[in-house]
Context: one part of a larger RNA
RNA sequence: CGUAAGAAGAUUGAGGAGAGUUGACUCUAGUACGAGAGGACCGAGUCGAACUGGCCACUGGUGUAUGGGUUGUUCUGCCAAGAGCAUCGCCCAGUAGCUAAGCCGGGAUGUGAUAAGAGCUGAAAGCAUCUAAGCUCGAAGCCAACUCCAAGAUGAAUCUUCUUUUAAGAGCUCAGAAAGACUAUCUGUUUGAUAGGCCGGAUGUGUAAGUGAUGAAAGUCAUUUAGCUGACCGGUACUAAUAGCUCGUUUG
Numbered sequence: 001c002g003u004a005a006g007a008a009g010a011u012u013g014a015g016g017a018g019a020g021u022u023g024a025c026u027c028u029a030g031u032a033c034g035a036g037a038g039g040a041c042c043g044a045g046u047c048g049a050a051c052u053g054g055c056c057a058c059u060g061g062u063g064u065a066u067g068g069g070u071u072g073u074u075c076u077g078c079c080a081a082g083a084g085c086a087u088c089g090c091c092c093a094g095u096a097g098c099u100a101a102g103c104c105g106g107g108a109u110g111u112g113a114u115a116a117g118a119g120c121u122g123a124a125a126g127c128a129u130c131u132a133a134g135c136u137c138g139a140a141g142c143c144a145a146c147u148c149c150a151a152g153a154u155g156a157a158u159c160u161u162c163u164u165u166u167a168a169g170a171g172c173u174c175a176g177a178a179a180g181a182c183u184a185u186c187u188g189u190u191u192g193a194u195a196g197g198c199c200g201g202a203u204g205u206g207u208a209a210g211u212g213a214u215g216a217a218a219g220u221c222a223u224u225u226a227g228c229u230g231a232c233c234g235g236u237a238c239u240a241a242u243a244g245c246u247c248g249u250u251u252g
Stems, first nucleotide, its partner, number of pairs: 001152001005163007015149004021049007033038001051106005059100004066093005071086006109144002112142001117137004169247004174188004194240003197236005204228002210223005
């Protein structure tokens, strides 16, 4: 821009893409077969490999604005307590998120049509012949089925609802994250829990500071399973989403 008014929402599916793999073992059965050695078809089931989609309850990894330990040095006048720098100084753990080595799932199926092939009936050619007419079977392949995209499918589809007071509706602006390079998408914009703060909880760390006791001191013990705690969960309008602006109709 089109889809002959403009919108919001929900669909159909022409067409396209993806997937399609495979092993071992058990039963059937030590059966059929075979002198024996050996050893099945068909059918039923179990456990896997690789590949692939999703997820984070579990096991772990990471986790540079979480907690703790600790070395050197500078500073906060000093002690104590802290802060900066040294690869996050080094080290021990670790929430959310993201993750695999972790967890869940998938490749099912089809009295659809066939290939090679196997046949029935059957003439040309009194026979024979799967073929010439006709008919039945028969593959990991084809088609359908499964998953995803899909009406620019210009052949432009369908359904429901809304709108003629510059309407319905959309966008800008603003607070943001289940989203993200930007854009887009999504959640909100006071008729409000969108983000921050605050409150409570969870989780993590591991028993804060101060004070007291004890010891010559380093230190230890008590108060104290304390103190602190990013992203997590639930609440709460305290702060900020104010105020407003633009586009958009009755055709051609």
Large-subunit ribosomal RNA, domain VI from Campylobacter sp. JMF_09 ED2, 252 nucleotides, folded computationally. Lineage of the source: Bacteria > Campylobacterota > Epsilonproteobacteria > Campylobacteraceae > Campylobacter. The prediction has a mean pLDDT of 86. The full RNA is in RNAcentral, with records from ENA.